A computed fold for a 71-nucleotide RNA from a Minisyncoccota bacterium, annotated as transfer RNA. The sequence is in RNAcentral, with records from ENA. The source organism's lineage runs through Bacteria, Bacillati and Minisyncoccota. It matches the Rfam family "tRNA". Gene Ontology term of the family: triplet codon-amino acid adaptor activity. Its mean pLDDT, the model's own confidence on a scale to 100, is 83.
RNA sequence: AUACCCAUAGUUUAAUGGUAAAAUAUCCGGCUCAUAACCGGAAGCUCUUGGUUCGACUCCAAGUGGGUAUA
Numbered sequence: 001a002u003a004c005c006c007a008u009a010g011u012u013u014a015a016u017g018g019u020a021a022a023a024u025a026u027c028c029g030g031c032u033c034a035u036a037a038c039c040g041g042a043a044g045c046u047c048u049u050g051g052u053u054c055g056a057c058u059c060c061a062a063g064u065g066g067g068u069a070u071a
Stems, first nucleotide, its partner, number of pairs: 001070007010024004018054001026042005047063005
């Protein structure tokens, strides 16, 4: 320099173009003499900027970061 892959909640991962979910962690409550476990609830997220579309995590373009290969 070129090609390809990846980026979603604190962490690990889902989501045929139809408005984002689970586990775990955190917080609150219940249970208990108390803690853990268990039960119920809450908060929390699509790498960035544009484009296509009635509608984009999803499709397109550019960029950022990480990885692989070739030179």